A computed fold for a 76-nucleotide RNA from a Chloroflexota bacterium, annotated as transfer RNA. Its Rfam family is "tRNA". By type it is a transfer RNA. Lineage of the source: Bacteria > Bacillati > Chloroflexota.
């Protein structure tokens, strides 16, 4: 350098055009309990990695970048 995958809350998956992003842990608060873990209720949190474009609508398609990652190519 080519060429191919991932990028969604603090972490880890869903969601492959159709309006309000779902779900586990973890966090907050209640609630049981002599406390405290586990249990159970309830709740905050995600510019969907950035910018553009297409569309009535975009996490989703198309270009441009960024980061990670796998192959492969030089060259040492």
């Nucleotide at each position: 350098g080519u060429g191919g995958g991932c990028g969604u809350a603090g972490c880890c998956u869903a969601g492959u055009g159709g309006u309000u992003a779902a779900g586990g842990c973890g966090c907050c608060a209640g609630g049981u309990u002599g406390u405290g873990g586990c249990c159970c209720u309830g709740g905050a949190g995600a510019u969907c990695g950035g910018g553009g474009g297409u569309u009535c609508a975009a996490a989703u398609c198309c270009c441009c970048u960024c980061g990670c990652u796998c192959a492969c190519c030089c060259c040492a």